[in-house]
RNA sequence: GCGGGACUGGUCUAGUCUGGUCUAGGACGUCAGCCUCCCAAGCUGGAGAUCCCGGGUUCAAAUCCCGGGUCCCGCACCA
Numbered sequence: 001g002c003g004g005g006a007c008u009g010g011u012c013u014a015g016u017c018u019g020g021u022c023u024a025g026g027a028c029g030u031c032a033g034c035c036u037c038c039c040a041a042g043c044u045g046g047a048g049a050u051c052c053c054g055g056g057u058u059c060a061a062a063u064c065c066c067g068g069g070u071c072c073c074g075c076a077c078c079a
Stems, first nucleotide, its partner, number of pairs: 001075007010028004020059001030046005052068005
């Protein structure tokens, strides 16, 4: 340099294909309460996300298109 893949709360991830009550769901973690002699476990509730960034298309974008970024893989180059 070329090609491919990944990116969503603190962590892991669903959803993306086929746009539509998604101002985004789940698990773990965290906070509070309940329970318990106490702890753990369990139960209930809360907080926490610029869906990597920017732009475009559209009535409507996490989802489609374009550009960029970071990481990974393969190939090429290597004086």

The prediction has a mean pLDDT of 81. The RNA shown here (transfer RNA) has 79 nucleotides and comes from a Nitrososphaerota archaeon. Its Rfam family is "tRNA". It is annotated as a transfer RNA. It was read from a public genome assembly.